[in-house]
RNA sequence: UCCCGGGUAGCUCAAUGGCAGAGCAAUCGGUUGUUACCCGAUAGGUUGUCGGUUCGAGUCCGACCCCGGGAG
Numbered sequence: 001u002c003c004c005g006g007g008u009a010g011c012u013c014a015a016u017g018g019c020a021g022a023g024c025a026a027u028c029g030g031u032u033g034u035u036a037c038c039c040g041a042u043a044g045g046u047u048g049u050c051g052g053u054u055c056g057a058g059u060c061c062g063a064c065c066c067c068g069g070g071a072g
Stems, first nucleotide, its partner, number of pairs: 001071007010024004018055001026042005048064005
């Protein structure tokens, strides 16, 4: 320099162009003599950045940034 994959909650990951979710973690509660396990609830998001397409973009298109892999 070129090619491929990825970037979404604290972590690991989903999401047919049409309300952004799950598990774990956190907080609160239930249970228990207490803790843990278990059960319930709550909170937590500038979907890497900037533009474009569209009635509507996490999703499609362009550029850039970051991570991983490959080629030279």
This is a predicted structure of a 72-nucleotide RNA (transfer RNA) from a Solirubrobacterales bacterium.
The sequence is in RNAcentral, with records from ENA and MGnify.
Rfam family: tRNA. The family's RNA type in Rfam is transfer RNA.
Taxonomically the source falls in Solirubrobacterales (Bacteria, Bacillati, Actinomycetota, Thermoleophilia).